[in-house]
């Protein structure tokens, strides 16, 4: 320098255009003499940034940034 890929909750990851979810973690309650476990509930998101397409974009297209990987 060129090609491919990834970017979504504090963490690990889903979501094939119509108000964004799970696990684990966190908080509260129940259970216990107390803890752990278990059960229930809750909080937590500028879906990397900027444009474009569309009635409508996390999703499609373009550019950029960061990371990872391959080739030279």
């Nucleotide at each position: 320098g060129g090609g491919a890929g990834u970017a979504u909750a504090g963490c690990u990851c889903a979501u094939c255009a119509g108000u964004a979810g799970a696990g684990a973690a966190c908080a509260u309650g129940c259970u216990u003499a107390g803890c752990a476990u278990g059960c229930a509930u809750g909080a937590g998101g500028u879906c990397c940034u900027g444009g474009g397409u569309u009635c409508a974009a996390u999703u499609c297209c373009c550019a950029g940034u960061a990371c990872c990987u391959c080739c030279a």